[in-house]
RNA sequence: GAACGUCUAGCGCGAGAGCGUCACCCCUCCUUCAGGGGUGGCCGCCGAAGGUGUAAAGUGUCCCACAAACACUCAGGCAAAAGGACCGCUAGAACAAA
Numbered sequence: 001g002a003a004c005g006u007c008u009a010g011c012g013c014g015a016g017a018g019c020g021u022c023a024c025c026c027c028u029c030c031u032u033c034a035g036g037g038g039u040g041g042c043c044g045c046c047g048a049a050g051g052u053g054u055a056a057a058g059u060g061u062c063c064c065a066c067a068a069a070c071a072c073u074c075a076g077g078c079a080a081a082a083g084g085a086c087c088g089c090u091a092g093a094a095c096a097a098a
Stems, first nucleotide, its partner, number of pairs: 005095001007092006018043001020042009044078003050074001051072003058066003
């Protein structure tokens, strides 16, 4: 000296899959009919919070360890909303190459 990278925070983009069915409860309407939401059961599906497994690429202090967007679907999700990996931008702290 401060690049690249790591971490934290904010912003942006952001996919997939049944607005399934039954029961109960609540709200609206309220003469009925109907609509919306919540919980639970059942079946069908999705993978991009998280988690688990494997070891693929690879990396390291190297014969051991770390590690995926691969797999599993435990969790989560399947109208909208919310969430949402990766990526991009901004800011901050520490380490730190030339």

This is a predicted structure of a 98-nucleotide RNA (Glycine riboswitch aptamer) from uncultured Pirellula sp.
The model forms 80% of the base pairs in the Rfam consensus.
Its Rfam family is "Glycine riboswitch aptamer". Rfam links the family to the GO term glycine biosynthetic process.
The sequence was found by an Rfam model in a public genome assembly.
Its mean pLDDT, the model's own confidence on a scale to 100, is 77.